This is a predicted structure of a 107-nucleotide RNA (SAM riboswitch aptamer (S box leader)) from Pseudalkalibacillus salsuginis. Model confidence (mean pLDDT): 82 of 100.
[in-house]
């Protein structure tokens, strides 16, 4: 890079440093000089991990957070493709895919 599985309406700063950016894309809509992005510091969670208890085993459960990731505006900010549902209508709902993020595997 691809591939498989899982999750993705919950949480996280009135710090330093830095200077114009930023939310993946596209369309919107919004965050930024009352400081963007990025560093570091804090934190925050609990995928992978460690412990427990039950269990043939799997699946699931409690608790920890020295380690490996991650995350810390706005549901993955919203919609982007179908369907079915509502409606005079721009449209509105819902359900599924599909796109993206992460973890853990395999290649």
């Nucleotide at each position: 890079c691809u591939c498989u599985u899982a999750u993705u309406c919950a949480g996280a700063g009135u710090g330093g440093u830095g200077g114009a950016g930023g939310g993946a894309c596209u369309g919107g809509c919004c965050c930024g000089a009352u400081g963007a992005a990025a560093c570091c510091c804090g934190g925050c969670a609990a995928c992978c991990g460690a412990u427990c208890a039950a269990a043939c085993g799997a699946u699931g459960g409690a608790u920890c957070u020295u380690g490996g990731u991650g995350c810390c505006a706005a549901u993955u900010c919203c919609a982007g493709c179908a369907a079915a549902g509502c409606g005079a209508a721009u449209g509105c709902u819902u359900u599924g895919a599909g796109a993206a993020a992460u973890a853990a595997g395999a290649g």